[in-house]
RNA sequence: CCAGACGGCCGGACGGCCGCGGGGGCUCUCGAGCCUUCGAGGAAAGUCCGGGCUCCACGGCGACAAGGCGGCGGGUAACGCCCGCCGGGGGCGACCCCAGGGACAGCGCCACAGAAAGCAAACCGCCUCCGCGAGGGGGUAAGGGUGAAAGGGUGGGGUAAGAGCCCACCGGGCCCUCGGCAACGCGGGCCGCAUGGCAAGCCCCGCCUGGAGCAAGACCGAAUAGGGAGCGCGUGCCCGCUCGCGGGUAGAGCCGUCGCUGGCUUGAGCGUUCCGGGUAGGUCGCGAGAACCGGCCGGCGACGGCCGGUCCAGAGGAAUGGCCGUCUCGCGCUCUUCGGAGCGUCAGACAGAACCCGGCUUACAGGCCGUCUGGUCCU
RNA sequence: GCGGGCAUGAUGUAAUGGUAGCCUGAAAGCUUCCCAAGCUUUACGCCCGGGUUCGAUUCCCGGUGCCCGCUCCA
Numbered sequence: 001c002c003a004g005a006c007g008g009c010c011g012g013a014c015g016g017c018c019g020c021g022g023g024g025g026c027u028c029u030c031g032a033g034c035c036u037u038c039g040a041g042g043a044a045a046g047u048c049c050g051g052g053c054u055c056c057a058c059g060g061c062g063a064c065a066a067g068g069c070g071g072c073g074g075g076u077a078a079c080g081c082c083c084g085c086c087g088g089g090g091g092c093g094a095c096c097c098c099a100g101g102g103a104c105a106g107c108g109c110c111a112c113a114g115a116a117a118g119c120a121a122a123c124c125g126c127c128u129c130c131g132c133g134a135g136g137g138g139g140u141a142a143g144g145g146u147g148a149a150a151g152g153g154u155g156g157g158g159u160a161a162g163a164g165c166c167c168a169c170c171g172g173g174c175c176c177u178c179g180g181c182a183a184c185g186c187g188g189g190c191c192g193c194a195u196g197g198c199a200a201g202c203c204c205c206g207c208c209u210g211g212a213g214c215a216a217g218a219c220c221g222a223a224u225a226g227g228g229a230g231c232g233c234g235u236g237c238c239c240g241c242u243c244g245c246g247g248g249u250a251g252a253g254c255c256g257u258c259g260c261u262g263g264c265u266u267g268a269g270c271g272u273u274c275c276g277g278g279u280a281g282g283u284c285g286c287g288a289g290a291a292c293c294g295g296c297c298g299g300c301g302a303c304g305g306c307c308g309g310u311c312c313a314g315a316g317g318a319a320u321g322g323c324c325g326u327c328u329c330g331c332g333c334u335c336u337u338c339g340g341a342g343c344g345u346c347a348g349a350c351a352g353a354a355c356c357c358g359g360c361u362u363a364c365a366g367g368c369c370g371u372c373u374g375g376u377c378c379u
Numbered sequence: 380g381c382g383g384g385c386a387u388g389a390u391g392u393a394a395u396g397g398u399a400g401c402c403u404g405a406a407a408g409c410u411u412c413c414c415a416a417g418c419u420u421u422a423c424g425c426c427c428g429g430g431u432u433c434g435a436u437u438c439c440c441g442g443u444g445c446c447c448g449c450u451c452c453a
Base pairs, nucleotide, nucleotide: 001375002374003373004372005371006370007369008368009367010366012327013326014325015324016323017322018321020039021038022037023036024035025034026033027032028031041350045361046360048359049358050357051356052355053213054212055211056210060260061259062258063257064256066209067208068207069206070205071085072084073083074082075081086100087098088097089096090095101204102203106202107201108198109197110196123144124143125140126139127138128137129136130135152170153169154168155167156166157165171193172191173190174189175188176187178185179184217284218283219282220281227275228274229273230272231271232270233269236249237248238247239246240245241244251266252265253264254263255262291310292309293308294307295306296305297304298303330345331344332343333342334341335340380449381448382447383446384445385444386443389403391401392400397433405421406420407419408418409417426442427441428440429439430438
């Protein structure tokens, strides 16, 4: 210098004028004016996970259903997130990718092609027997052909031809020693080893999960409708009596399903008068927090601890904007002593809070920094 | 803002993981003096990008678009 890998950061700055929203203060003619301070993001987005918060359900036991997660160890409030490691795959390499438990618990599927697709199978071929021959019987999975996949692979021996039939190495399974918290790894021994693939098909194993969501919820509170009480008329069955009320019950419904057991609600309304709850509306919830910045310590790291400092939007269908000037980064042109200089142009990406956090995912013009890899050249 | 669902020719809709069908519509032809009806033929599709799998409209993940519901009590 070229090509690349990984990690992190920025994504305009300053000033002036005119506006917009929140908080605080002052003034007065009392609903306006003035002053001051604060005012979007790395994703505020998608709403895909996990929590905080709030209400509801929270009867007990057992089984089940439904949904999710899945190598091992750690981090965390928690997670499907993150870190480190293991195993597998890719790359010359830095490094990257993996929904990465179980397919001798069971069921299912494997189209087309092919002889045969799952307790294997003989189409061609090879060997052998019968037959004059055409052909037929038997053996054989080494070879051909089909397929995504053909019952371990390579080589040798062996055989009529073959075959883990036998042997060596590789692969696989089991056991042991050592190392490691573990996943697993190094080494050794045994077993010739028929028994594929799909579980992001049903399923099995282990683990986790109550439901809803700030339009949650709390408080103050019109009209209408509905609720309760008094009065009048009235009640499927049984009981009681002070005779129009009370209690019980049949029946109906609910507590996710089922079993046992248990619980709760209802079980009569209509008219009139009064009362309280709720709706419209208003106030709170609503931002000092798993917060941010700096330093030190522990840890490989994710992260944790201590000390110091800072206060940083919050309103309602919703403010955070516009113009001008100076500059900077870019971009274009010219010059160049290759360091740069001059001129022109000019902020130009994705986007935008709506209860709040931790993640993930997706979108993003342009730019900066650090570490590392491969190649080439020079010293 | 919160919750739920769907996406297949122009339209309405089917399809166990194995060449995507059907109705209506469009175009051409036949039939008719002409039109309609009828008959024959043709063209046009799995919303997009990844993954699992031999193979994806179907299964999984992400994105895009569309539709529906939401004061309180019950």

Two RNAs folded together computationally: RNase P RNA and transfer RNA, 453 nucleotides in total.